[in-house]
Parts: sequence; structure tokens; C1' cells
RNA sequence: CAAGUAAAUCGCCUUAUCGCUCUGCAUGAAAGUGUAGGGAGGAAAGUCCGAACACCAAAGUGCAACAUAGUGGUUAAUGGCCACCGGUCGUGAGAUUAGGAAAAGUGCAACAGAAAGCAAGUACAGGUUAAGCUGUAGUGAAAUCAGGUAAACUCUAUGUGGUGCAAUGUCAUGUAUACCAACGUUUGAGGGCUGCACGUUCGAUUGUUGGAGGGUAGACAGCUAAAGUGUAUUGGUAACAAUGCAUUCAGAUAAAUGAUAAGGGUCACGCCUUGGCGCGAUACAGAAUUCGGCUUAUAGAUUUACUUGUAAA
RNA sequence: GACUCGGUAGCUCAGCUGGUAGAGCAUAACACUUUUAAUGUUAGGGUCCUGGGUUCGAGCCCCAGCCGGGUCA
Repeated sequence: CAAGUAAAUCGCCUUAUCGCUCUGCAUGAAAGUGUAGGGAGGAAAGUCCGAACACCAAAGUGCAACAUAGUGGUUAAUGGCCACCGGUCGUGAGAUUAGGAAAAGUGCAACAGAAAGCAAGUACAGGUUAAGCUGUAGUGAAAUCAGGUAAACUCUAUGUGGUGCAAUGUCAUGUAUACCAACGUUUGAGGGCUGCACGUUCGAUUGUUGGAGGGUAGACAGCUAAAGUGUAUUGGUAACAAUGCAUUCAGAUAAAUGAUAAGGGUCACGCCUUGGCGCGAUACAGAAUUCGGCUUAUAGAUUUACUUGUAAA
Repeated sequence: GACUCGGUAGCUCAGCUGGUAGAGCAUAACACUUUUAAUGUUAGGGUCCUGGGUUCGAGCCCCAGCCGGGUCA
């Protein structure tokens, strides 16, 4: 210098004008107005795992179902993460890995091949009283070996009660416990938020499905100070943990966080003269109960460690 | 916000203990007919939504994504 590998960080800035939303204060009967301050992300996304929190019999028993699978550690918890061992890929830095059991049982193996697991035996050579008895060839992903296959059923070990903030509580408003059809029901239907059964409890103001309709569609709490965030030191190979200091950082409800103008930054291209001018671009995306991870999208820029090749010393 | 189902030919759908992907309609050609339709015979047409993995082999099994539908106060 070229090509790569891994990890980490940032991801437009400033000013002016006009708006949106929340909070405090002032004013006002109220609506509002004035003033001061806060106002998207690394993924807010997918909803794929794990929790917090809330309710349901403080959640019973059995079966079913689902998930995970080397060893050790980490954490509130996990199927995440870290370290090591083994396998596979790469010249290498490294990447990747659902990595228990085939000697419990069942199944599967197209085509080819004599034969695909019950069994049987092709060609050539050797060999024997005889025999696939021995070797080689050939087919195929696999050919006798306690064969392969469990991201086939299954077995083993471990784990999982269910539903999700549209949970749940309070207030307010309105109404049709009616009508029609089918099936079921004190011989116990049906409900108690679990796929089935049992058990338990409530149970006649009766259940399910379909049809045709009536009413409400508002407010408050939950709701943002937390397994918080930043930074430094120490321990640990690391994930991570402990301690000190600093700090308060969105809460909307059809849903705010925006628009316009000017200047600047970065990158690409073109022109000429080291520099300037012109022109274009400036990603992915948009909180909705909250956290920890994973996965996916992302213009462009930066840093660190390392590998391979070439050249020079 | 939470949950759940699907994607295969131009259209509607099959295919599933993993082994060469099919049906109906549509399209094209030929026959029949004076001609058209109907009918008959034949032909073409597929990135099995996309990308990985497991396997000898994947439309099918597993993972991740994209698109579309449905349910719940």
C1' cells in the first nucleotide's frame, strides 16, 4: 500500500419566524392568555424469548401439549450472554454449531444395485468334502459394522397453571333479563378466564349456536424514580459484579415531538490551477404499562485490535 | 396494544409419516361446422413468497424475514 476479520462509537449542526403537547407559576367565573422549563430511537420495529406488575380456586390430580439439551460460569430471570472442550468451514485473523440416547421399541431409505437391515448373494480370483468361507470390483449418501436416520415417531433429564395494561380498580352515561329458529337442561345443563378427564365449589333469575336488532363508545387511577442513566476506580480471562461521584431524562389518546427560510458540516460527481466554483445527496425509521435480551432495517463517518499478500529496510 | 391463520400455473385450489409437482377454469394449435359457440384431441405455462439450516435428497421439517387476512375491550 492492497484485500479482509472482529469489536466499539456517532448517525447532521446553528439561528430566526410560525405552530403542537405536557408540567409549574401568575391571571381569569370558565374557555383561555402570559411566562419559565421538559418533549423519540439505536433500533421506539418484529412481538421471537425472559421477567416485573395485575386479575383469575393463593391456581388440586392425571393425561396431553410445548420448550430446552457438551462442561462450567453469569443474571431478578431466560431458550440470552461469557469462557472452555468437540464437530464443520476458511491460507489466516476468525465464523458457525438444536452438541443427550440408535445396546427399549416402531418407522423410513426414491433412483441405481444381486442385496437397503427380515433376508439374500452379481462378476473375477483364491479356497474347501461342501458352504458368501476370504479378497477385489461394481451400485449408491450409506453395503454387515451391535450400520445410518431422533430439525421421523419415541425414550431420558429439566422446566412450563392460565390470561395480558383492551390486565385491573373507581366514577359517570345509556339500555332489550325482550323477539325468531335449532339443539341441550333438576335423570344436574351451564359457570368459577386452563386442550381433555376426574375432583371441588356455585347452580334454575336456564345454556349453546345462528338470525334480526337496542344501548354505550366518556373521565380518573394503573402511567412513568427505575433490576434507571452517565462517569471513575477496583475484582474477574470474560459475561458480569461491587463501591464512589454526578444526574432526573416524553407521557400523548386517534394520539404532540412539526413546518418554512438562511447559513454551515459531511459525502459523491463535473470543471479548471495545489484551492475554489457548480450541482446532487444527507439513511433506516416514529414512544403507547415498564424493563433485560434476541432478530431484522440502516446513506454515511470514525476508532481500536488483528490476519493475508506485495515491496523496502 | 395483544393474539392467530395463510402465501403452489394467468385465476380457484389439491399435494404432508420428505423421493421426478397435479386438477378445474383460462390460453394456443388441430379436428368437427358454410361460420361461430359447444364438443373432442393435443400442447405450452411453476424462482412452490424470500433467505439460511437439517438431510444423500425439502413444496413438506426447523429458524429468520416479506406480504395478506381474521379475532379480542